[in-house]
Predicted 3D model of a 103-nucleotide RNA (TPP riboswitch aptamer (THI element)) from a Planctomycetota bacterium. The coordinates come from a structure-prediction model, not an experiment, and the mean pLDDT is 79.

RNA sequence: GCCGUUCGCUCGGGGCGCGGUUCGUCGUUGACGAGCCGCUGAGAAGCACCCGCGGAACCUGACCCGGUUCGCACCGGCGUAGGGAACGCGAACGAUCUUCCCA
Numbered sequence: 001g002c003c004g005u006u007c008g009c010u011c012g013g014g015g016c017g018c019g020g021u022u023c024g025u026c027g028u029u030g031a032c033g034a035g036c037c038g039c040u041g042a043g044a045a046g047c048a049c050c051c052g053c054g055g056a057a058c059c060u061g062a063c064c065c066g067g068u069u070c071g072c073a074c075c076g077g078c079g080u081a082g083g084g085a086a087c088g089c090g091a092a093c094g095a096u097c098u099u100c101c102c103a
Stems, first nucleotide, its partner, number of pairs: 001096001003094007010086001011052004016046001017039010058083003064077004
């Protein structure tokens, strides 16, 4: 010097659903809003969480298809698909190579 791992900093990207119940509004089998309870999850509005190119964080297709669930979630497909925010800075450690000095 290069590489790797971990941590930190700055900047940036992203999502927030489902069920039950109470109340309210709306010409009202329901929809929307607010409160409470519950489910999954890292996160369901958090001074949080996740992700930044070796990029399934997240978005599009998609109110998608099959299984499954009260439903979301979950499993498989779509998917070697199309997009997607730093190829940032610093520290420690490790590995490797090179140069110099000493014996």
Lineage of the source: Bacteria > Pseudomonadati > Planctomycetota.